């Protein structure tokens, strides 16, 4: 130079005018002054959790989640490192990554046959010249997969029938927390594949939700009809033991009301730096303190500068996904443009 792999920043400033929201000052008040004010995904609603409330009761069983190993976290299905398998020549991606000898269940089609399973076209033998018996599963065909692969011997012709490597299976096992394994050694051996099938085994797990709660105001019909009743009933999934309460509870008609604070923002926060760790992370130490709207706020105008892209120049024309609503960690996915680090492959030259 080209090919590729994996990360990280930023995604316009700046200054004028007018004009929104919240917060502070001041002014009898109108008003005026200052400050601040939508992202890295706010998006998807896919996990984990913080608070609230049932509610000062808890156990079982069912159900659902998660599925190497060891660590970070508040936790997590997430991060970080490691191993094991697949793909790439590599950098590196991915993985729904425990169990098929504990049971049951599939497994099309094509093929003689799809697993204690097979003889379609060849093979060899025997004999009445090919009907019929008999042996094998070595060639060939079907298929994702046909009774281990390859070679050598042996056979009537074959076969792990022997042998030597590869494969499996059993036992040991440097070396590692550990998942795992380098290597030994036996055995002619072997039990297709699907648990993203039912299952079995391990660890988790209480249930609603900010429209969750609270505090004020406002209305009325304290209504009417069924059911169930102490062996009953009602308590935030479901059955069950158990507890606790109470004169009720549930089913439907049917009638009124429904504003206004709060919850509402100092956070498992963020940024420097020492220090321990391969890392994710921790702890110390100094600093910053960052929208809180409620039919829904950051909005137009002008100027310069900066970004690209085309033009002889002047200029001209572009400028990406994309708008909080209790609060965080997290994945997922969308992204014009501009910058920037590490790694790997190849080809020249020195």
């Nucleotide at each position: 130079g080209a090919a590729g792999u994996u990360g990280g920043u930023u995604g316009g400033a700046u200054g004028g005018u007018c004009g929104c929201u919240g917060g502070g000052g001041u002014u009898u008040u109108u008003g005026u002054c200052u400050c601040a004010g939508a992202g890295g995904a706010a998006a998807g609603u896919c996990c984990g959790g913080g608070c609230u409330c049932c509610a000062c009761a808890g156990g079982g069983c069912a159900a659902a989640g998660u599925g190497c190993u060891a660590g970070c976290u508040a936790a997590c299905g997430g991060c970080u490192a490691g191993g094991u398998a697949u793909g790439g020549c590599a950098a590196c991606a991915u993985a729904a990554c425990g169990g098929a000898a504990a049971g049951u269940g599939c497994u099309g089609c094509a093929g003689a046959g799809a697993u204690u399973a097979g003889a379609c076209u060849a093979c060899c033998c025997a004999u009445u010249u090919g009907a019929u018996g008999g042996g094998a599963a070595a060639a060939g065909g079907u298929g994702a997969g046909a009774a281990g692969g390859u070679g050598c011997g042996g056979u009537a012709a074959g076969a792990g029938c022997g042998c030597a490597c590869c494969g499996c299976g059993c036992g040991g096992g440097a070396g590692g927390c550990a998942a795992c394994a380098a290597c030994c050694g036996u055995g002619g051996c072997a039990a297709g594949g699907c648990a993203a099938a039912c299952c079995c085994c391990a660890c988790u797990u209480g249930g609603a939700g900010c429209a969750a709660g609270c505090u004020c105001a406002a209305a009325u019909a304290g209504g009417c009809u069924g059911c169930c009743a102490u062996u009953g009933g009602u308590g935030u999934g479901g059955c069950u033991c158990g507890c606790a309460c109470a004169a009720g509870g549930u089913a439907g008609c049917g009638g009124g009301u429904a504003g206004a604070g709060u919850g509402c923002u100092a956070a498992a926060g963020u940024a420097u730096u020492u220090u321990g760790g391969u890392a994710a992370c921790a702890a110390a130490a100094u600093g910053c303190g960052u929208a809180g709207a409620u039919g829904a706020a950051u909005g137009a105008c002008c100027a310069u500068c900066a970004u690209g892209a085309u033009u002889u120049u002047u200029a001209u024309c572009a400028a990406a996904c994309a708008g909080a609503a209790c609060c965080c960690g997290g994945c997922u996915u969308a992204c014009a443009g501009a910058c920037u680090g590490a790694c790997u492959u190849c080809a020249c030259c020195c």
The prediction has a mean pLDDT of 75.
Predicted 3D model of a 350-nucleotide RNA (Bacterial RNase P class A) from Gammaproteobacteria bacterium Gsub.
Rfam family: Bacterial RNase P class A. A reference for the family is Frank and Pace (1998), "Ribonuclease P: unity and diversity in a tRNA processing ribozyme", Annu Rev Biochem.
The organism belongs to Gammaproteobacteria, within Bacteria.